[in-house]
The RNA shown here (c-di-GMP-I riboswitch aptamer) has 89 nucleotides and comes from Robertmurraya korlensis NBRC 107688. The coordinates come from a structure-prediction model, not an experiment, and the mean pLDDT is 88. The model forms 95% of the base pairs in the Rfam consensus.
RNA sequence: AACUGUAAAAGGCAAACUUUACCGAAAGGGAAGGACGCAAAGCCAUGAGCCUAAUCGCUAGUAAAGCGAAUGGUCGUCAGGUUGCCAAG
Numbered sequence: 001a002a003c004u005g006u007a008a009a010a011g012g013c014a015a016a017c018u019u020u021a022c023c024g025a026a027a028g029g030g031a032a033g034g035a036c037g038c039a040a041a042g043c044c045a046u047g048a049g050c051c052u053a054a055u056c057g058c059u060a061g062u063a064a065a066g067c068g069a070a071u072g073g074u075c076g077u078c079a080g081g082u083u084g085c086c087a088a089g
């Protein structure tokens, strides 16, 4: 230095769930607690998937309602990109 992550150690992150004079139309996010897990569960929505539909379009039209579509999300769904701790072998 590369591979690798079956060992050790230092530390890190934090699902579900609970809370909220927080943001958001929602999905979702922030903060506090919590700990199922994680070697990139650091970062980037570029591709696919999934969630949502304010808005737009269509149907209908008194009103409601229904359907379709991200421009909204999710990196703890996968791929890709990028940065990085430790070190048994």
Stems, first nucleotide, its partner, number of pairs: 003089001004087002012038002017033004022029002036076001042082003046079003049074003055069005

The organism belongs to Robertmurraya korlensis, within Bacteria.